[in-house]
RNA sequence: AGUUUGAUCCUGGCUCAGAAUGAACGCUGGCGGCGUGCUUAACACAUGCAAGUCGUACGUGAAAGUCUCCUUCGGGAGGCAAGUAAAGUGGCGCACGGGUGAGUAACACGUGGAUAAUCUACCCGACAAUCUGGGAUAACAUUUCGAAAGGAAUGCUAAUACCGAAUAAGCUCACGGUGUCUUCGGACGCAGUGGGAAAAGGUGUUCGGGCCUGCCGUUCUUGGAUGAGCCCAUGCACCAUUAGCUUGUUGGUAGGGUAAAGGCCUACCAAGGCGACGAUGGUUAGCUGGUCUGAGAGGAUGAUCAGCCACACUGGAACUGACACACGGUCCAGACUCCUACGGGAGGCAGCAGUGAGGAAUUUUGCGCAAUGGGGGAAACCCUGACGCAGCAACGCCGCGUGAGUGAUGAAGGCUUUUGGGUCGUAAAGCUCUGUCAGUAGGGAAGAAAUCGUUUAUAGUUAAUACCUAGGCGUUGACGGUACCUACAAAGGAAGCACCGGCUAACUCCGUGCCAGCAGCCGCGGUAAUACGGGGGGUGCAAGCGUUAUUCGGAAUUAUUGGGCGUAAAGCGAGUGCAGGCGGUAUUAUAAGUCAGAUGUGAAAGCCCGGGGCUCAACCCCGGAAGUGCAUUUGAAACUGUAAUACUUGAGUAUGGGAGAGGAAAGUGGAAUUCCUGGUGUAGAGGUGAAAUUCGUAGAUAUCAGGAGGAACACCAGUGGCGAAGGCGACUUUCUGGACCAAUACUGACGCUCAGACUCGAAGGCGUGGGGAGCGAACAGGAUUAGAUACCCUGGUAGUCCACGCCGUAAACGAUGGGCACUAGGUGUCGCGGGUAUUGACCCCUGCGGUGCCAAAGCUAACGCAUUAAGUACCCCGCCUGGGGAGUACGGCCGCAAGACUAAAACUCAAAGGAAUUGAUGGGGGCCCGCACAAGCGGUGGAGCAUGUGGUUUAAUUCGACGCAACGCGAAGAACCUUACCUGGAUUUGACAUCCUGGGAAUAUUUUCGAAAGAUUUUAGUGCCCUUCGGUGAACUGCAAGACAGGUGCUGCAUGGCUGUCGUCAGCUCGUGUCGUGAGAUGUUUGGUUAAGUCCAGCAACGAGCGCAACCCCUGUCUUCAGUUACCAUCAUUAAGUUGGGGACUCUGGAGAUACUGCCCCGGUUAACGGGGAGGAAGGUGGGGAUGACGUCAAGUCCUCAUGGCCCUUAUAUCCAGGGCUACACACGUGCUACAAUGGCGUGUACAAAGGGUCGCAAACCCGCGAGGGUAAGCCAAUCCCAUAAAGCACGCCUCAGUUCGGAUUGGAGUCUGCAACUCGACUCCAUGAAGUUGGAAUCGCUAGUAAUCGCGGAUCAGCAUGCCGCGGUGAAUACGUUCCCGGGCCUUGUACACACCGCCCGUCACACCAUGAGAGUUGAUUGUACCAGAAGUCGUCGGGCUAACCUUCGGGAGGCAGGCGCCUAAGGUAUGGUUGAUAAUUAGGGUGAAGUCGUAACAAGGUAGCCGGUUGGGGAACCAGCG
Repeated sequence: AGUUUGAUCCUGGCUCAGAAUGAACGCUGGCGGCGUGCUUAACACAUGCAAGUCGUACGUGAAAGUCUCCUUCGGGAGGCAAGUAAAGUGGCGCACGGGUGAGUAACACGUGGAUAAUCUACCCGACAAUCUGGGAUAACAUUUCGAAAGGAAUGCUAAUACCGAAUAAGCUCACGGUGUCUUCGGACGCAGUGGGAAAAGGUGUUCGGGCCUGCCGUUCUUGGAUGAGCCCAUGCACCAUUAGCUUGUUGGUAGGGUAAAGGCCUACCAAGGCGACGAUGGUUAGCUGGUCUGAGAGGAUGAUCAGCCACACUGGAACUGACACACGGUCCAGACUCCUACGGGAGGCAGCAGUGAGGAAUUUUGCGCAAUGGGGGAAACCCUGACGCAGCAACGCCGCGUGAGUGAUGAAGGCUUUUGGGUCGUAAAGCUCUGUCAGUAGGGAAGAAAUCGUUUAUAGUUAAUACCUAGGCGUUGACGGUACCUACAAAGGAAGCACCGGCUAACUCCGUGCCAGCAGCCGCGGUAAUACGGGGGGUGCAAGCGUUAUUCGGAAUUAUUGGGCGUAAAGCGAGUGCAGGCGGUAUUAUAAGUCAGAUGUGAAAGCCCGGGGCUCAACCCCGGAAGUGCAUUUGAAACUGUAAUACUUGAGUAUGGGAGAGGAAAGUGGAAUUCCUGGUGUAGAGGUGAAAUUCGUAGAUAUCAGGAGGAACACCAGUGGCGAAGGCGACUUUCUGGACCAAUACUGACGCUCAGACUCGAAGGCGUGGGGAGCGAACAGGAUUAGAUACCCUGGUAGUCCACGCCGUAAACGAUGGGCACUAGGUGUCGCGGGUAUUGACCCCUGCGGUGCCAAAGCUAACGCAUUAAGUACCCCGCCUGGGGAGUACGGCCGCAAGACUAAAACUCAAAGGAAUUGAUGGGGGCCCGCACAAGCGGUGGAGCAUGUGGUUUAAUUCGACGCAACGCGAAGAACCUUACCUGGAUUUGACAUCCUGGGAAUAUUUUCGAAAGAUUUUAGUGCCCUUCGGUGAACUGCAAGACAGGUGCUGCAUGGCUGUCGUCAGCUCGUGUCGUGAGAUGUUUGGUUAAGUCCAGCAACGAGCGCAACCCCUGUCUUCAGUUACCAUCAUUAAGUUGGGGACUCUGGAGAUACUGCCCCGGUUAACGGGGAGGAAGGUGGGGAUGACGUCAAGUCCUCAUGGCCCUUAUAUCCAGGGCUACACACGUGCUACAAUGGCGUGUACAAAGGGUCGCAAACCCGCGAGGGUAAGCCAAUCCCAUAAAGCACGCCUCAGUUCGGAUUGGAGUCUGCAACUCGACUCCAUGAAGUUGGAAUCGCUAGUAAUCGCGGAUCAGCAUGCCGCGGUGAAUACGUUCCCGGGCCUUGUACACACCGCCCGUCACACCAUGAGAGUUGAUUGUACCAGAAGUCGUCGGGCUAACCUUCGGGAGGCAGGCGCCUAAGGUAUGGUUGAUAAUUAGGGUGAAGUCGUAACAAGGUAGCCGGUUGGGGAACCAGCG
């Protein structure tokens, strides 16, 4: 930083960006330097090498070859080779160096001490020596056994091998004497007595010997250096689901043993020792310097380098040695491999290379001792897979290169595009340069100094020319002809990888279409994917880049630095209290903690700083700093501790009071329920939403009286009291605990908290024995219901009660541990005091202790808390670390049981959660409105028909619309056309548009074929503008090729526009301010009022916008102006406002007026407004219309139109004919006509408005029963026509019938329109005369000129209207009211909803997969105990057999060896346990899965309020019921 939400704040997990690696994998790969390289099988190993050396310790001692001689030609002898090789004796080394990390949780390691408890070969310094004898033995030779490996016997020989004696004390042992120091253990000295060692060796000098001196050795003593042993303090993993462990165990005494203290070992004695500050057990692990990370504190790690430890096939053991219990030694046992003549033998790469195996994975069977280092040697020298180098590997770090400059026509090409362009891109090409690396050629280091040889000086020593020291010269290089330098030619040989939705730098096109795929988290993909795959472009890093794995970081997400616990995870149910932690005031002492100084140490390397060397860097070298630690020492004395003394304020005790459901026991009381007995009394009672089960004529219920029994204690009663909590409620008595108040006295820190421990602990449950009235799990019955294992009802058992004993848990809650101190107030209440005042009671002021409410600062994520803190601090305890799995499994402990306490993991998810906000919603609440209900009137639903839809059918029945808000809707009018559908016939630049080329004006007409489209054909005809007379231009037409046309094809979920709907509902917002961390709130809420967010008042709001209203139109009244085609009062006239005339009236159409709660009364807040009244044509919006806020429904429409994308292009385009959209078992919607008498029929008669009319309306007249036909005046309309309005009124008939109602259906005959009425028009006449007698459940409209009823007109239209849009005529009823249904508005409340209740969501069952528990067992690993057995070996003992050195009196002895025995003991075996792993028929719950099944438990009062980390019972399941 991303991710929980519609949004917010918080809590909280998950994930990412960083750094790192002994890495691996994928793609790619030019060079060099420096490093690094089996993390796995401490698995098994072929082959070679990795430890030898010394002839100046010793005795032996070849051969090949060659030379000479001899020869029987087979060979032999001698010399050289050569005192060489070789083996042996002996010395030193082999305990170093090198490897590995199995074991080890330990004095193994680190740090610091101690050794007065010790050793130390080789090396250095110092002292003194190096004398005299002796006996063997290997090699060798001979014989012999064996396949071999290896032996055996006899014989010879040497030493710096071995042994004896001498000499010596300053060394050592023993003895006694004595001095100093002391930690009292001992240590260090002094003199004395006795015992204790050595190689006359080697070599040099010399011709040779001696002497002498030198060098190398050797011995004693001593000091040093180095290395090692042992001991102590302290630090250093996890698990308590490991709590007790221990018999050599703990100590002592004595002895043994060791270099050395010590139970290290043995005997005896005592009974100790360790452990909650974690013993014992289990698991894991080499430790450290360091390394990685981190701001640090920390966390992780322990490759390479360095220190220590451990190991060397596995286990055991000793020998040798200065050092080993020994990597390349020995013995034994075991496993494995190899050889074998089957009798026996051999071996140990965790040395360097290398092989196999394992694994994701780790190199050459290289060169050299030139350097550094080591062993041996006097030295030369030899050995050295230590080491130095090279090889392989991008494994890491560092450096360099793959070119530089110029170059616009912005080339070609790619990609893209709005077709203009943009981009790759100065990139390329081209031109001009440079030469690093690689290549070729040439030159060419440093690493080398020693040793040694030779020589010089004779300088020092000496007898010395020897030795030693100094100088010159010579000799020695694996790497390697390498680094480096120079020359040559040539841009020539040298760039990839990942990513591009957000986090996170970087965007487009195509393909794909919840497919293929991606993904670290969130998440992409269902036809316009910046997220998949490819292309182009871009971004990042670069000889590398990504991925995976791991560590730290971010993570304050274990919080010491640096977190929390009211509601997010988290306070034990409560108390008492040991250990532990913490602790009042004063003084003194001390110096453990603390602070300061000094000293030692804290290896080197590394990190850091400074300097230097490789051309730089990495790398290397030098110096410094640091190493926060430990130890010793000196000092300080405030604080803590300790010791002592004192104090009173913390704590406690005594005295006097009052309050209290505090506890335990015993007794007593009244009311009520039930039951029993008796009386009165009669048919019901009881119960419910309604009922039934039930009780009752055998007398219930009701009522009266009496009795029995159990349980609980009305009123008082109160956010009153008491108690640690649970809890405690009638009254009296007894016993008893605690708190409070007042005043004094006393003790003198006696205190607070508290792991473990102990005690108490509601309800339920368990055991034994009682008791049992009421209530009441289970159970039974009745209801309800789709079901009802429930809710409701009737019964009813455990239980509830008592005694005793268990259980030990609750939402045991203030969801808030205890203590102490401090920090504004206000107001109640309970207990006890004080003061003032009063006769007294109150009231008032005030103190202490409890218990409530409100509120400031402060705190808090917010809600809220707030002197009773969740504020400010301290002390102590408990607890938390994502959700689920799970408070579960296993183990342990407790319990009679139920179960309680303690308490995981695998696996799975990216959330789970808290508080608050806005909505939506509720079978929540309040207020209000609406033909919403109610009150009415008339309908629909039943019939017939019309029309639309579904369904079905069909070649096609074109398409769309689907709750309200689709269904007489698009369609204001399907016979053809329309037409989009079907069948068939045709056309292909097209029926239509633009451009280009060439031809022709256009146009009219004719023939044949055809259903038509169309094909074919004939004739006529030449126009307009300009003209240079060639032609050209415009319009039109047909031909050809293209660009393109065309599409009622798809997507209304890509869109515009338009529309519906909530709804003409009163709402929806903004600016500034204010409040809130924020989402947001306020305003817009509140009190009134309104049709209205209409207005008024108030108010942290003040204003404003879109809506409301008004402005607009029609209508209602009046005035004025104007009168033609309208009108006609007066005057004249006519059949007639017909004509003159009139301008009054009606009317027409312009302009105005009027209505505003303006006036009065009342109510109301002096308001808004409401009620009533007057006047007025009209009164409170006068009536109607137009007008539709922010938005909702991915509402409707791509088939009105427009339009993105996709699709078709001889077809999904276009033309034509015919058919279809008109079908018909059925279902639904909307209508018409009816069912009749408020009617039907007949005759007569009256009164409209609004419209339309030249492709038209058509009078009048004639014909027809009629539809209509004929003819024809008038009218482009206030003039003429459509055009008779009808209901009504008047009169007559019908008389309640399937009718004189009703008109469907059908037959016949016609009319009109039209090219054409068959499919498929309307109308007329005659005839026919169906259903239907007022319509079930249900449902619709309407509040006044409305409903109802009556007719008239118009659009569309050739024709076709029961539909639609208008017009007028006649003209009602009812509204108490807002409980209910529906819809809506405002406020409030709950919410687990936000796709918003058509929401969310629980559990069983079924299926699939996954991990886990149990499981008769089976099988491994490890470990304990008991016993058997016992190799090799040390030690002890015996030692009869054997025996060189010494002694001997020569007999032997001492000593030694073999051998026997004993203790200990490895492997092995038997028996029996513990721990742990794998596996198993079956079984249990859990988790996850697509849209399965059953219900609907929870979220709203979730429809029975819910819940308990309570309990008991029951049930398919969620769950239900009882008690608290």